A computed fold for a 111-nucleotide RNA from Salinibacillus xinjiangensis, annotated as SAM riboswitch aptamer (S box leader). The sequence was found by an Rfam model in a public genome assembly. The coordinates come from a structure-prediction model, not an experiment, and the mean pLDDT is 83. Its Rfam family is "SAM riboswitch aptamer (S box leader)". Rfam's curators write: The SAM riboswitch is found upstream of a number of genes which code for proteins involved in methionine or cysteine biosynthesis in Gram-positive bacteria.
RNA sequence: UUCUUAUCCAGAGAGGUGGAGGGAAAGGCCCUGCGAAACCUCGGCAACGGACUUUUUAUUAGUACCGUGCCAAUUCCUACAAGUUGAUGGGAUCAACUUGAAAGAUAAGAA
Repeated sequence: UUCUUAUCCAGAGAGGUGGAGGGAAAGGCCCUGCGAAACCUCGGCAACGGACUUUUUAUUAGUACCGUGCCAAUUCCUACAAGUUGAUGGGAUCAACUUGAAAGAUAAGAA
């Protein structure tokens, strides 16, 4: 980097360095000199894999020790498809909602 599988409406921030960007990308909408990104320290959340405890036919429940991950906003929202409702009105636009897909993120496995 690619592929496969699972999950993504919950949860969890202080300090220091730094000094203008950040939220993947387009649009929107936000955050940010009451200090962005990045890095460091400490803390926290979660429970994907390992480990351990419990239970079982399969499994389940738990701990948070190890490997990751995460700590503004649902993956911040939308885009593509189908459906429902409503409006305009003429046969299509627009809006709201629902479901699915795509894209993305994380974990585990494989190449």